Overview: A computed fold for a 73-nucleotide RNA from Phascolarctobacterium sp., annotated as transfer RNA. Its Rfam family is "tRNA". Rfam's curators write: Transfer RNA (tRNA) molecules are approximately 80 nucleotides in length. Rfam classes the family as a transfer RNA.
RNA sequence: GCUGACAUAGCUCAGUCGGUAGAGCAACUGAUUCGUAAUCAGUAGGUCGCGUGUUCAAGUCACGUUGUCAGCU
Numbered sequence: 001g002c003u004g005a006c007a008u009a010g011c012u013c014a015g016u017c018g019g020u021a022g023a024g025c026a027a028c029u030g031a032u033u034c035g036u037a038a039u040c041a042g043u044a045g046g047u048c049g050c051g052u053g054u055u056c057a058a059g060u061c062a063c064g065u066u067g068u069c070a071g072c073u
Base pairs, nucleotide, nucleotide: 001072002071003070004069005068006067007066010025011024012023013022019056027043028042029041030040031039049065050064051063052062053061
C1' cells in the first nucleotide's frame, strides 16, 4: 500500500426482507431472612464508532472517514 471482518446499554452479544432498539450478567429498588448470600418481582441505563446521502421511514442500503483484528504484498 491492497483486501476482508468487526464497532449496538457498564461488560458479553442478538437484532430475520428497511417498519416501536432487545437478552444475559452487572447496577439500583422492593419482597423473603435475625443479618448476609442465594432466590423472586420490578426499575433505570442507548444520539446503534463518526459524517453525508437514498427513503414516508435506516442498527440494517450507498459513499466517505476513525479505530481494532486478520490476510496479502